Two RNAs folded together computationally: RNase P RNA and transfer RNA, 388 nucleotides in total. It holds a member of the Rfam family "Bacterial RNase P class A". Rfam links the family to the GO terms ribonuclease P activity, dimeric ribonuclease P complex and tRNA processing.

[in-house]
RNA sequence: GGCAGUCGCUUAGGUUUUCUAAGAGGAAAGUCCGGGCAACAUAGAGCAUGGUAGUCGCUAACGGCGACCGUCCGUAAGGAUAGGGAAAGUACCACAGAAACUUAUACCGCCCCCUCAGGGGUAAGGGUGAAAAGAGUGAGGUAAGAGCUCACAGCGUCUCGUAGCGAUAUGAGAUGGAGGCAAACCCUACCUGUUGCAAGGAGUGCUAAUCGACCUGGCUCGGGUACGCACGCUUACCGCUAGAGUGCUAUAGCAAUGUAGUGCCAAGAUAGAUGAUUGCCAGUCUUCUCUGAAGAUUACAAAACCCGGCUUA
RNA sequence: GCCCUUGUAGCAUAAAGGUAAGUGCAGCCGGCUCAUAACCGGUGGAUCAAGGUUCGAGUCCUUGCUGGGGCACCA
Numbered sequence: 001g002g003c004a005g006u007c008g009c010u011u012a013g014g015u016u017u018u019c020u021a022a023g024a025g026g027a028a029a030g031u032c033c034g035g036g037c038a039a040c041a042u043a044g045a046g047c048a049u050g051g052u053a054g055u056c057g058c059u060a061a062c063g064g065c066g067a068c069c070g071u072c073c074g075u076a077a078g079g080a081u082a083g084g085g086a087a088a089g090u091a092c093c094a095c096a097g098a099a100a101c102u103u104a105u106a107c108c109g110c111c112c113c114c115u116c117a118g119g120g121g122u123a124a125g126g127g128u129g130a131a132a133a134g135a136g137u138g139a140g141g142u143a144a145g146a147g148c149u150c151a152c153a154g155c156g157u158c159u160c161g162u163a164g165c166g167a168u169a170u171g172a173g174a175u176g177g178a179g180g181c182a183a184a185c186c187c188u189a190c191c192u193g194u195u196g197c198a199a200g201g202a203g204u205g206c207u208a209a210u211c212g213a214c215c216u217g218g219c220u221c222g223g224g225u226a227c228g229c230a231c232g233c234u235u236a237c238c239g240c241u242a243g244a245g246u247g248c249u250a251u252a253g254c255a256a257u258g259u260a261g262u263g264c265c266a267a268g269a270u271a272g273a274u275g276a277u278u279g280c281c282a283g284u285c286u287u288c289u290c291u292g293a294a295g296a297u298u299a300c301a302a303a304a305c306c307c308g309g310c311u312u313a
Numbered sequence: 314g315c316c317c318u319u320g321u322a323g324c325a326u327a328a329a330g331g332u333a334a335g336u337g338c339a340g341c342c343g344g345c346u347c348a349u350a351a352c353c354g355g356u357g358g359a360u361c362a363a364g365g366u367u368c369g370a371g372u373c374c375u376u377g378c379u380g381g382g383g384c385a386c387c388a
Stems, first nucleotide, its partner, number of pairs: 001281007009023005025300001029311002032309005037196004044221004050191004054068005069083001070081004084187002089185002092180002101134001107126002109122005136152005155176009200238002203231004212227001213225004245264008282298007314384005320378001323338004331368001340356005361377005
């Protein structure tokens, strides 16, 4: 741990003091997201803050899920993916290195002048570094070189055609020379009020109702209120568990999921119940006088308003 | 139950994403002393864990772990 018995605990029902019925999870956990519900104005406006980031769909909603696209890994089956923008702007890129993002200020090398020193050209080659002049190959060109020029290949953006709902793929044309980093600021698109059931709910009468105070919990606007007195009341009660519930069948869909029919009701405590013990059995470990016996132990963990996910065990 | 927050040597603390994570006290070893303290010299020891972004992470992001604090009709 499993089964059975006995004694208890919580809740509900009946009887009146003993019966009957029900009584933890796949994660009840972490509280990381989303929603219901409740209060604050039927939650309102603007700014700020925060969040998300391929496309289409599912859903109450989501940062979740499904399918697909792109990229990466793998021989393949398959797996991973925080996957908008660096050709808007700003910041940063230690050490090393001549130089770290810019019209480059040239260390070695190469070429020219001068022929000692030095001056000029050159980013093809070397060296440093995570990253180096950022477009590869070939040809031309040159003193030597270089997209400096040309051809081909490749990349980005735009336009058009074709396929697709779309991301995108593919073909043609035009055009361009641009390092990385946005889990740095920022830009773009979309979403976003705050507080959480310890939310919150429930009186009666009198007085005042201007200023002020308080609430609307980031700010401004807008909105709201006995905030004073007397009596009453309370560690109680309600919220509290039947719900975006769940099993089966049919059906739509690749799937997530939806729709219809039918069946089922399955904890509600508040310092917190779900336990203790006996017998038998199972697993594991230890010991012994070892085909057995004795002893110990029983995965993770355990409701607290409720659901959908994720994560972890 | 819900909300907020912290984590760097034994303790207290520092580090604008950039040496090999710095400092003080404590510890250990040696010296000084008859001995102890003080003093002098030397020395070991740390980013809560795992994964990611980045050339590079204590620092940024995600997940988990741990410590602390707050919230109970009215007041």
The prediction has a mean pLDDT of 76.